[in-house]
This is a predicted structure of a 73-nucleotide RNA (transfer RNA) from an uncultured Coriobacteriaceae bacterium. Its Rfam family is "tRNA". Rfam classes the family as a transfer RNA. It was read from a public genome assembly. The prediction has a mean pLDDT of 81.

RNA sequence: GGACCGGUAGCUUAGUUGGUAGAGCAGGGGACUCUUAAUCCCAAGGUCCUGGGUUCGAUUCCCCGCCUGUCCA
Numbered sequence: 001g002g003a004c005c006g007g008u009a010g011c012u013u014a015g016u017u018g019g020u021a022g023a024g025c026a027g028g029g030g031a032c033u034c035u036u037a038a039u040c041c042c043a044a045g046g047u048c049c050u051g052g053g054u055u056c057g058a059u060u061c062c063c064c065g066c067c068u069g070u071c072c073a
Base pairs, nucleotide, nucleotide: 001072002071003070004069006067007066010025011024012023013022019056028042029041030040031039049065051063052062053061
């Protein structure tokens, strides 16, 4: 330099051939317990990497960047 994946909650990630995003763990509150752990319940937590374009509407489609990984040279 070229090709191809990936970027979504603090972490690991799912998602829909376009219609205002879910889980597990962690953290918070509660129940249980003499206490802790375990278990159960509840709530909260996301400008879906950035900027444009298309569209009534974009996490999803297109383009330029940034970051990460693999391969080739």